[in-house]
RNA sequence: UAAGAAGAGCUGUAACCGCGGGGUCUGGUACUCCGAGGAAAGUCCGGGCUCCUUCGGAAAGGAUGCCGGCUAACGGCCGGGACAUAAGCCGUUUAUGCGGUUUGUGUACAGACAGCGCAGCAGAAAAUAUACCGCCCGAAAGGGUAAGGGUGAAAAGGCGGGGUAAGAGCCCGCCGGACGGACGGUAACGUCCGCCGCAUUGCAAGCCUCAUCCGGAGCAAGGUCAAGCGGUAACUGAUUUUUCCGAAUCGACAGUUACGGGUAGACCGCAUGACAUACGGGGUAAUCCGUAUGCAAGACAGAUGGUUACAGCGCCUUCUUUUUAGGAAGGCGUUUACAGAACCCGGCUUACGCUCUUCUUUUUUU
Numbered sequence: 001u002a003a004g005a006a007g008a009g010c011u012g013u014a015a016c017c018g019c020g021g022g023g024u025c026u027g028g029u030a031c032u033c034c035g036a037g038g039a040a041a042g043u044c045c046g047g048g049c050u051c052c053u054u055c056g057g058a059a060a061g062g063a064u065g066c067c068g069g070c071u072a073a074c075g076g077c078c079g080g081g082a083c084a085u086a087a088g089c090c091g092u093u094u095a096u097g098c099g100g101u102u103u104g105u106g107u108a109c110a111g112a113c114a115g116c117g118c119a120g121c122a123g124a125a126a127a128u129a130u131a132c133c134g135c136c137c138g139a140a141a142g143g144g145u146a147a148g149g150g151u152g153a154a155a156a157g158g159c160g161g162g163g164u165a166a167g168a169g170c171c172c173g174c175c176g177g178a179c180g181g182a183c184g185g186u187a188a189c190g191u192c193c194g195c196c197g198c199a200u201u202g203c204a205a206g207c208c209u210c211a212u213c214c215g216g217a218g219c220a221a222g223g224u225c226a227a228g229c230g231g232u233a234a235c236u237g238a239u240u241u242u243u244c245c246g247a248a249u250c251g252a253c254a255g256u257u258a259c260g261g262g263u264a265g266a267c268c269g270c271a272u273g274a275c276a277u278a279c280g281g282g283g284u285a286a287u288c289c290g291u292a293u294g295c296a297a298g299a300c301a302g303a304u305g306g307u308u309a310c311a312g313c314g315c316c317u318u319c320u321u322u323u324u325a326g327g328a329a330g331g332c333g334u335u336u337a338c339a340g341a342a343c344c345c346g347g348c349u350u351a352c353g354c355u356c357u358u359c360u361u362u363u364u365u366u
Stems, first nucleotide, its partner, number of pairs: 002361009011311007019035006025028001037338001041349002044347005049218004053248007061214005066080005081109001082107011110209002115207002117203003132149002134145004157175006176198001177196001179194006222268004231259006275294008312334009
């Protein structure tokens, strides 16, 4: 200098004009208080709330998937574990590489001898799986090999050494793996010891298996009042907002469906909340408890705006001050990007500019 990651903020006062809601009374063109975000967005999850008469069971369907905790709950969040990966450091090696460790990042992280299925093309061969090139032996025919090369997402553990005709866990060391045991941890899991040359590919964001959980529809839910012409037909005895079964309750007026007609106006739901802020305490943290203070939009064709000035905040320059801290003057920026509540809340995802703090990488200079 440039870029990225995480966090915080994107404001206030006054005047004038113009809107929506609440409150007060002296009822006036009165006074006063409040008035759009970090995502209000997407409608992807979870709920609160409303309705379907209640309860129970089964099936279907769907969701989640390491362990523990937080939460009203979640597919969310916090902490931990494992695996993978990048960089740094240490050890080993002629070197490539390998092992250990620290920090960061990521994970659709249950199960692949329960069964079924798929792995096209390429390749010699893709799981009842190999010998193309190469290497070795041989006069040749042929034989041996799975170390090296090649194909591929993936080729019967990895690295090093010995051995061999050349090679191969063939043997050994380290790593890894199976089995058994001890210890630590709530657990996932880890450490150590013994022992065995020892791992039967991958995919379950394929069907499937296992564990846990889940009723549905939705504020255009639902309810009250007013107005309005008032019907026809069929059916039920709860035809239950997935299906089926069982029990109960309501009900002689309680309903359902179809067709046709009328009305589409007012009010409630409608904002006191799993709420916000500050302080204290518990906890590694997510978050929980206590105390105090506060009420902060509620529209309905849909308001929350415009102008001016000042302040606050940030940056730059100059001056000053006992170094720093601080102070003064001047200048620049401050709704500029993404964007606009509609029942409410907790998350996730997406869009995006400016300022500041911390960290990482990079450029230049000293």

The RNA shown here (Bacterial RNase P class A) has 366 nucleotides and comes from Treponema sp. HNW. Taxonomically the source falls in Treponema (Bacteria, Spirochaetota, Spirochaetia, Treponemataceae). It matches the Rfam family "Bacterial RNase P class A". The family's RNA type in Rfam is ribozyme. The prediction has a mean pLDDT of 77. It is recorded under the gene name rnpB.